Molecule: Glycine riboswitch aptamer
Organism: Chloroflexota bacterium
RNA sequence: AGGAACGAUGUGAGAGAGACCUACCACCGGUAGGCGCCGAAGGGGCAAGUCCGUGCUCCUGCGCCGGGAGGACGGAUGAAUCUCGCAGGCAAAAGGAUCACAUCGGGACG
Numbered sequence: 001a002g003g004a005a006c007g008a009u010g011u012g013a014g015a016g017a018g019a020c021c022u023a024c025c026a027c028c029g030g031u032a033g034g035c036g037c038c039g040a041a042g043g044g045g046c047a048a049g050u051c052c053g054u055g056c057u058c059c060u061g062c063g064c065c066g067g068g069a070g071g072a073c074g075g076a077u078g079a080a081u082c083u084c085g086c087a088g089g090c091a092a093a094a095g096g097a098u099c100a101c102a103u104c105g106g107g108a109c110g
Stems, first nucleotide, its partner, number of pairs: 002109001006105008018035001020034006036090003042086001043084003049077006056070005
């Protein structure tokens, strides 16, 4: 000199599912109740594996020490676009995981 992960901002793209019924309100709309749905804000759950603990079996010519392998029980950790459907959503608008580009921060690596 270059500059990763990660974070923020901007622009573009971005799915699914009732413009459902009833009542009320200052009536674009919102609130409350009811039935039916969606899963891509957020949130919860889990596999293999790994680690720890406690026994057990086998091997190391026999015994002890040490070492190795295997399996049992319990605990911890453990991903998602999977799952749950809490939250959110079910015309448009807004939101929206994620992707691309740009800028800023950052400073792994060298």